[in-house]
RNA sequence: UAUUAGUUUCAGGGCAGGGUGCAAUUCCCGAUCGACGGUAAACCCCGUGAGCGAAAGCUGAUCUAGUGAAAUUCUAGAGGCGACAGUAUAGUCUGGAUGAAGAGAAACUUUUA
Numbered sequence: 001u002a003u004u005a006g007u008u009u010c011a012g013g014g015c016a017g018g019g020u021g022c023a024a025u026u027c028c029c030g031a032u033c034g035a036c037g038g039u040a041a042a043c044c045c046c047g048u049g050a051g052c053g054a055a056a057g058c059u060g061a062u063c064u065a066g067u068g069a070a071a072u073u074c075u076a077g078a079g080g081c082g083a084c085a086g087u088a089u090a091g092u093c094u095g096g097a098u099g100a101a102g103a104g105a106a107a108c109u110u111u112u113a
Stems, first nucleotide, its partner, number of pairs: 001113002005109006017029003031092002033082002035048004043080002051058002062078005084095003
């Protein structure tokens, strides 16, 4: 350093300000967030987790231009998406949940080379 097995820990963020209204962090203007692995660096590519289901299984959204060997990942521009229950219609509030489970990450021990 690689590899085998095990233990422990960690492992999801977010409506400022304003408008209408009896009432909205739910509508409107605006603001703001983006789990894990892969790959040229990814919320929108591929895969996974979370969620739903008795099971099989189901499960969101991107284009254009530029640079480059390589980018739907970078830069510029313009777009789009986001479980369930509650409540004036919710990605962001409250709740199930100080929960369960987990993609995985790290540390330590260990087998072999």

Predicted 3D model of a 113-nucleotide RNA (FMN riboswitch aptamer (RFN element)). Rfam family: FMN riboswitch aptamer (RFN element). Rfam links the family to the GO term FMN binding.